Notes: A computed fold for a 72-nucleotide RNA from Sphingomonas segetis, annotated as transfer RNA. Taxonomically the source falls in Sphingomonas (Bacteria, Pseudomonadati, Pseudomonadota, Alphaproteobacteria). The prediction has a mean pLDDT of 84.

[in-house]
């Protein structure tokens, strides 16, 4: 150098062109004398950047960046 796959919430993952979601975590509430378990309410996202197709891009295209694997 040169070929795949991934990069979406603090973490681990979902979502094959139409208003971003889930379990944990966090907070607050209810429950309990208190904790824990459990039920319930919320907060948190420039979807890695940039350009491109498209009426619309998390999703297709290209280019860069990382990360991880195989060649040489």
């Nucleotide at each position: 150098g040169g070929g795949c796959g991934c990069g979406u919430a603090g973490c681990u993952c979902a979502g094959c062109g139409g208003u971003a979601g889930a379990g944990c975590a966090c907070a607050c509430c209810c429950u309990u004398c208190a904790c824990a378990c459990g039920g319930g309410u919320g907060g948190g996202g420039u979807c890695g950047c940039a350009a491109g197709u498209u009426c619309a891009a998390u999703c297709c295209u290209u280019g860069c960046c990382g990360c991880g694997c195989c060649c040489a």
It was read from a public genome assembly. Rfam family: tRNA. About the family: Transfer RNA (tRNA) molecules are approximately 80 nucleotides in length. By type it is a transfer RNA.